Molecule: small-subunit ribosomal RNA
Organism: Allostella humosa
């Protein structure tokens, strides 16, 4: 010195906190499996079949006990060696195994009634005799094993006799009992006794697994007496007597198991375990039994029975590896048929020695622990190769190569131990030492999504696969497979299995139960547990000291030895325990004695729906009778069933019956709970208040037990008015086994008896003490003011709010869910399931007690933010309403679907696709189809070669054209340093590449739609909350507005709103040409036509103006609102632009851009023709109409945008017209299109399929264009369809709006009913917010969060899985009764046999064998208990991407839900009765809080 001690993570949710399970990281192993494998040391190695075993070995030894035989030697005396037998000792040790055993078996500590060979010490003795028998010989039996008969013989074999200090028995007189010799002559034996040591047997206290779905067990059972038996106590055995004994502190039964030191884990307490080593026990093929012996009921002994195996001549025999090796088998799996007795130890022997699979060694195995190596230094062109890449590079990587070194291990050669203290060495030529060669012979495994250290590429495409949990994989996978790279460990690395840990997840240390799982429905009370104050005493608990014990090994500490370590070893510490002794006396306990604060008794009061019985009252309902009276009544959302002219309903009077008790009435009262309500009487329980005296801890709790216990239900008998499961009918509905209605039976009521359950709830067990208050209320008391009454206070109840504290939060808060104590009950993930089986109870229904297989990774509580509600409140919007006009009907236009087609290219699909992309498809466009055609390409960049240096016009050939040729004409490219120098162009060649309107809008950017121009969306700091979050942003007002004001734990800020911008409306000013013309002048038929002017209009620059500024009212002295004045305009003046955070995987890869994939003589390019224009049909959006507010004819006034050179085009001319000819002017406030139309005025038509309507068709034309056939527009003439105001439904619009009228523009050669603009004429209506739709804010419920298009329940159908019942059947185990009864011990027996002793003999004692009896293993018969396997059929349960029926639950879930019970129904469920709030909403009442 003996110590150094405790980590968490993932996963329930949109997010949070909690509860709670599952999973992971650690350590360990007698392990196994996969991949890999250099050396050594030390350990370890059938966990399964206590399955079966071939073969060898594992227990012998002694000639100094004995005779004999054999061999050898001999000096013949005998000696030596060997060994079959007699005899002695050993074989009961050592070695193996763990089947059995829940037991005094084991552990620990004690005890008394015992034995003990060999060993030690001591005392005493060892005299004298006898009869046999194996071996051996002879004769037999048998296949064998073996064995019979006769004969001979020895002993330390056997037997008497003698002796007996001490020994044993005893009736105290006495009686009984020993011995062995041997040999080399001093050794060793032998006998009796006493004691020791060590060993063994027995008894006891305490400790020692699970199950109560095992609650009673026991007849030798418990005790006694006598006897027997044992080494010894004892029911150990027996006879008799008694009726005990064990058990809730768990008997008995069932299952499982060898126990311990220890081992593993753990901070510890614990938990798990009991290989190797050590102690004890048990077993030895299975069961039984004894013999011998000091010791066994005996692993390598015996007997019997049984199963199995072997031999056999079929008569009969033999065997027992759970000893060491080894074999088969089983199994995921566990070694050599090795060496030696050299060491250690054992047996025998005087010894030499022999034996020893104990042991010591070696062999095999990475099975484990420990150690070592596979090289070291240097080495950057950072080599090559690989991989990645943004193509620059990066990385592998100082890694390699190269250069310089070293030699551990291994290999070769030589020497060579310790273990042996004298001899002896299996190991072993081993360990070790020296020398030699040479980097030489020696690296793998797992992982890389998070947990968890470590990342990229390719392949694959919900496939293949991975996975410990969460989870990955459906075309960009760090999660699959491969590669590169990386991380970890390393001769190993992973996986699987098991244990502990983490897990405070059984909580002693160290948990909980209001809502998460969990308080018994309530009381009384037994056992038990716990228990007030004082004194004394005892010392059981408790505390301290000593002593004994707690084996060794192990763990720990300090040392030592192998080079270190593992390992071994010395000493110590520890072994937390038990026993004993001494002491202490606080606390608990025992005893004694007191006390009164707990508890109880007594007296006096008052309160009460407390209970039981008897009686009694009125109102109402229904029924009956009678009267009045007439056509309905009743019922509902609306109806019907139903009642009523046979007189209902209504109403009046009378009567009957049953049930329940309005108002009072209440968070009120009483009761233990269930529960209790008219009134009166009787009986009766409990509590409360006040007071005195008494008892003296008499108390609290309460497993079992007993009693009470709503409703429903059951039995028997009554009763039956109303109500009302079931049932019937009527409705509703897709259906309606329901909700609603009309009826209606059990039942509801009474008596008696069962049942024993409820959301039996405060979801809160009982008792006691302590810990701020405030305000109500019930019952009683005290005091005060003094009375209408009020105030203060105190007990006992009953409520609300609220500190401290507690709680996950919600909440609880002196009637705790706070702080403590005592006792009881209960919980340990969800489902399966409060189910099955078993037990108990019940008439039944059923109750109570109460699992498992299997399955999931959750199930749950509280709170948060959203979303939603057939919840609530407030508010807005052409949302409804009020209006005007439409759509839906017709014809046509256009888009879409569908169909068709060679193609009818593609996209867009509720609002938010459908006159959308398309602001304009005859070719082109064009992406589609058919055919033809090109292949470095129609287009870009780069290389080489050649040519030309260009571009264009025109003619012409082939062809459908693209394209390929030919001729001809014009111009001869750009730069230049003047050099074919550079560039350009064309052709050819080969490659890189081009190209793709191919795919993916779910890989993307950008852009856009939409909610929505809705008023919202957020942040910083602070504060609150454990947290998600909240606050701010809510509230009171107000606004179009999160607009503003006020208030407020918030104060500020940002993106939105508003404003700033554009435009319209008024005015001023500046500027006047192409605009304008008031004034002046000129001119004209007329005209701003001209000069002139810039006043006006206008144009386009700048300003002004409007701000609730002023007045009144209202409001809160605010913000604001209402009215008014002034003003061009008034409360945002009208319109536009402007679109917050976000949502919809919204739309677009076919505008563009872009990742990835795909095509490359084609999915690219070109061309001709066709198609996008189809047509039974359906839908959307429009146009034109159906006519008289109109059509037609005539006449006729007034615009504004905007456009124009590939253009607009005037005047003029032609044509009925489209249009044509022609061309002034205009690059535009100048010229042109340009006549606006509707309106107005005049005329006509007169209600008609028309003078409405214009589709369709014919015909003749016009224009554009290369070209109008498919497939353009327009014109004239002719034709003259449907349609007479449009069903259900549905759209737009709130003022210069709707409606109506025309005009312009983009696109465009041409084509407009579409789109975008412009102006003209110009309304109606809005009471209002109940309802529909959408939206905003607050609040509430929620099982939703993919957010109600959500979630979710049950039947049915299919597949699979485990399980209950099941006629039975098979087996195990146990038990009862009876039968049988081997071997054996014991007892009995006398008729067989019999050496020693007695006896002269006869005979006896004793013995052997036999027989009988008791006990008893196996076996048998019959019947129970229990467990397991199988089982036709059957019940429910669980699981399973897209099955069927409904919609039960979650929102008031559309009938609030749930609990118990009963009935009914395809199913969820429905209904009745009673109960609960864990029900939303509205109203009322009461109470509380705040000012």
């Nucleotide at each position: 010195a003996a110590c150094u001690u405790g980590a968490g993570a993932g996963u329930u949710u949109g997010a949070u906190c909690c509860u709670g399970g599952c999973u992971c990281a650690g350590a360990a192993c007698g392990a196994a499996c996969g991949c890999u494998g250099g050396c050594g040391g030390c350990a370890u190695g059938c966990c399964u079949a206590a399955c079966a075993c071939a073969u060898g070995c594992a227990a012998g030894u002694c000639g100094a006990a004995c005779g004999a035989a054999u061999g050898g030697c001999u000096u013949c005396g005998g000696c030596c060696a060997u060994u079959a037998g007699u005899g002695g000792c050993g074989c009961a040790c050592g070695g193996g195994u763990g089947a059995g055993u829940a037991a005094c078996g084991c552990g620990u500590g004690g005890g008394a009634a015992u034995c003990u060979g060999c060993c030690c010490a001591g005392c005493a003795g060892u005299g004298g005799g006898g009869g046999a028998u194996a071996a051996c010989c002879u004769c037999g039996g048998g296949a064998a094993a073996c064995u019979g008969a006769g004969g001979c013989u020895a002993a330390u074999a056997c037997c008497g006799c003698a002796u007996a200090c001490g020994c044993c028995c005893c009736u105290c007189g006495g009686g009984g009992g020993a011995a062995a010799g041997g040999c080399u002559u001093g050794c060793u034996g032998c006998u009796g006794c006493u004691g020791g040591a060590g060993g063994a047997g027995c008894c006891c206290g305490c400790g020692u697994c699970g199950g109560a779905u095992u609650a009673g067990g026991u007849a030798g059972u418990u005790g006694g007496u006598g006897g027997g038996g044992u080494a010894a106590c004892g029911g150990c055995c027996u006879a008799c007597c008694a009726a005990g004994c064990c058990u809730g502190u768990g008997a008995u039964c069932c299952g499982u198991a060898g126990c311990u030191g220890g081992u593993c884990u753990g901070a510890g307490a614990g938990g798990a375990u009991g290989a190797u080593c050590a102690g004890c026990c048990a077993c030895a093929c299975u069961g039984g039994g004894a013999c011998u012996g000091a010791g066994a009921c005996a692993c390598g002994g015996c007997c019997c029975a049984g199963a199995c195996u072997c031999c056999u001549a079929c008569g009969g025999g033999a065997g027992g590896c759970a000893g060491c090796a080894g074999u088969g088998g089983g199994g995921a799996a566990u070694a050599u048929u090795g060496g030696a007795c050299a060491a250690u130890g054992g047996g025998c022997g005087c010894a030499a020695g022999c034996c020893u699979g104990a042991u010591c060694c070696a062999g095999c195995a990475a099975u484990g622990c420990c150690g070592c190596g596979u090289g070291a230094g240097u080495g950057a062109u950072g080599a090559a190769g690989g991989c990645c890449u943004u193509c620059g590079g990066g990385u592998u990587g100082u890694a390699a190569a190269g250069c310089u070194c070293u030699u551990u291990c291994g290999c070769c050669c030589a020497c060579g131990a310790c273990g042996a203290u004298g001899a002896u060495g299996a190991c072993g030529g081993u360990a070790g030492u020296g020398g030699g060669a040479g980097a030489a012979g020696a690296a793998g495994c797992c992982c890389c999504g998070g947990c968890u250290a470590a990342c990229u590429u390719c392949g694959u495409g919900c496939c293949a696969g991975c996975a410990g949990c969460c989870g990955c994989g459906g075309u960009a996978a760090u999660a699959c497979g491969a590669a590169g790279g990386g991380g970890g460990c390393u001769a190993g690395c992973g996986u699987u299995g098991u244990u502990c840990g983490g897990a405070a997840u059984g909580a002693c240390u160290g948990g909980g139960c209001g809502u998460a799982a969990a308080g018994g429905g309530c009381g009384c009370g037994u056992a038990g547990g716990c228990g007030g104050c004082g004194c004394a005493u005892c010392a059981a608990g408790u505390c301290g000291g000593g002593c004994g014990u707690g084996a060794a090994a192990g763990c720990c500490c300090c040392g030592g030895g192998c080079u270190c370590a593992a390992c071994c070893u010395g000493g110590g510490a520890a072994c937390u325990g038990c026993g004993u002794u001494c002491g202490a006396g606080a606390c608990u306990g025992g005893u004694g004695u007191g006390c009164u604060a707990g508890a109880g008794u007594u007296c006096g009061g008052g309160a009460g729906a407390g209970g039981a019985g008897a009686g009694u009252g009125g109102a109402a309902u229904u029924c009956c009778c009678a009267g009045u009276g007439u056509a309905g009544a009743g019922g509902u959302g609306a109806a019907a069933u139903u009642c009523g002219u046979a007189g209902a309903u209504a109403u009046u009077g009378g009567g009957a019956a049953g049930a329940a008790c309005a108002c009072c009435a209440a968070u009120g009262g009483c009761g233990a709970a269930g529960g209790c309500a008219g009134c009166u009487c009787u009986c009766u329980g409990g509590a409360c208040c006040g007071a005195u005296a008494c008892u003296g801890a008499c108390g609290c709790u309460g497993a079992g037990g007993c009693g009470c216990g709503a409703a429903a239900g059951c039995g028997u008998g009554g009763g039956g008015a109303g109500c009302a499961a079931a049932c019937a009918g009527g409705a509703u509905u897709a259906g309606a086994u329901a909700c609603c209605c009309u009826g209606g039976u059990a039942g509801u009521c009474c008596a008696c008896g069962c049942c024993g359950u409820a959301a039996a709830c405060g979801a809160u067990g009982a008792a006691u003490g302590c810990u701020a208050g405030a305000c109500g209320u019930u019952g009683g008391g005290a005091c005060c003011c003094c009375u209408a009454g009020g105030g203060u206070u105190u007990c006992a109840g009953u409520g609300u709010c609220g500190c401290c504290g507690c709680u996950a939060a919600c909440g609880c808060a002196u009637g705790a869910a706070g702080c403590a104590u005592u006792c009881c009950g209960c919980c340990u993930g969800g489902g399966g399931a409060g189910u099955a089986c078993g037990g108990c109870c019940g008439c039944a229904a059923g109750g109570u007690u109460a699992a498992a297989a299997c399955u999931c990774a959750a199930a749950g509580g509280a709170a948060u933010u959203g979303a939603c509600g057939g919840g609530g409140g407030c508010c807005c919007g052409c949302a409804c309403a009020a209006g005007c006009g439409g759509u839906g009907g017709a014809g046509c236009a256009u888009g879409u679907g569908g169909u068709u087609u060679a193609a009818u290219u593609c996209g867009a699909c509720g609002c938010a696709a459908c006159g959308c992309g398309c602001a304009g498809a005859a070719c082109c466009u064009u992406a589609c189809c058919a055919g033809c055609u090109c292949u470095u390409g129609a287009c870009a960049u780069g290389g080489g070669a050649a040519g030309u240096u260009u571009g264009g016009g025109u003619c012409u050939g082939a062809g459908a054209g693209a394209u390929c040729g030919g001729g001809u004409c014009c111009u001869u490219c750009a730069g230049u340093u003047c050099g074919g120098c550079u560039g350009g162009c064309u052709u050819c060649c080969a490659c890189a590449c081009a190209g793709g309107u191919g795919c993916u809008g779910c890989a993307u950017g950008g852009c856009u739609g939409u909610c929505g121009u809705c008023a919202g969306c957020u942040c910083g700091u602070g504060u609150c909350g454990u947290g998600a979050g909240a606050u701010g942003u809510u509230g009171g007002g107000u606004u179009a507005a999160g607009u503003c004001c006020c208030g407020c734990a918030a104060c500020g800020a940002g993106c939105g709103c508003a404003a700033c911008c554009c435009u319209c409306a008024u005015c001023c000013u500046c500027a006047g040409u192409u605009g304008c013309c008031a004034u002046c002048a000129g001119g004209u038929a007329g005209g701003g036509c001209u000069g002139g002017g810039c006043a006006c209009u206008c144009u386009g620059g700048g300003g002004a103006a409007a701000c609730u500024g002023c007045c009144g009212g209202u409001g809160a002295c605010a913000a604001g609102c209402c009215g008014g004045a002034g003003g061009a305009a008034g409360g945002c003046g009208g319109g536009g632009a402007u679109g917050a955070c976000g949502u919809c995987a919204a739309g677009u890869c076919c505008u563009c851009a872009u990742g990835g994939c795909c095509c490359u003589u084609a999915c690219g390019g070109g061309c001709u023709g066709g198609g996008c224009u189809a047509c039974a049909c359906a839908c959307g959006u429009g146009c034109u109409a159906c006519a008289a507010u109109g059509g037609c004819g005539g006449u006729g006034a007034c615009a504004g945008u905007a456009g124009g050179a590939c253009g607009c085009a005037a005047u003029g001319g032609g044509g009925c017209g489209a249009c044509c000819c022609g061309g002034a002017g205009c690059c535009a406030a100048u010229c042109c299109a340009c006549u606006a139309a509707a309106a107005g005025c005049c005329g006509u038509c007169u209600c008609a399929g028309u003078u409405c309507g214009g589709a369709u068709u014919g015909u003749a034309c016009u224009c554009u264009g290369c070209a109008a056939c498919u497939c353009g527009a327009g014109u004239g003439c002719a034709u003259g369809a449907a349609g007479c105001u449009g069903g259900a439904a549905u759209c737009g619009c709130u003022a210069g709006u709707a409606a109506u009228c025309g005009c312009g523009g983009a696109u465009c050669a041409g084509c407009a009913u579409g789109c975008c603009g412009c102006g003209g004429u110009g309304a109606a209506u809005a009471c209002g917010u109940u309802c529909c739709c959408g939206g905003g804010c607050c609040u509430u419920g929620u099982a939703c969060a993919c957010a109600c298009c959500g979630c979710c329940c049950g039947u049915c159908a299919c597949a699979c899985c485990a399980u209950g019942g099941g006629a039975g059947u098979u087996g195990g185990u146990u038990u009862u009764a009876c039968c049988u009864g081997a071997a054996g011990c014991c007892g009995g027996u006398g008729g067989g046999c019999u050496a020693a002793c007695c006896g002269c003999a006869a005979g006896g004692a004793g013995g052997c064998a036999g027989c009988c009896g008791a006990c008893c293993a196996c076996g048998g018969u019959a019947g129970g208990g229990u467990c397991a396997g199988c089982g036709a059929c059957u019940g429910g349960g669980g699981u399973g991407a897209a099955g069927u029926c409904g919609u039960a639950a979650c929102a008031a879930g559309g009938u609030a839900g749930c609990c118990g019970u009963a009935g009914g129904g395809g199913a969820a469920c429905c209904u009745g009765c009673g109960g609960c709030u864990g029900g939303a909403u509205c109203a009322c009442c009461u109470c509380c809080u705040u000012u």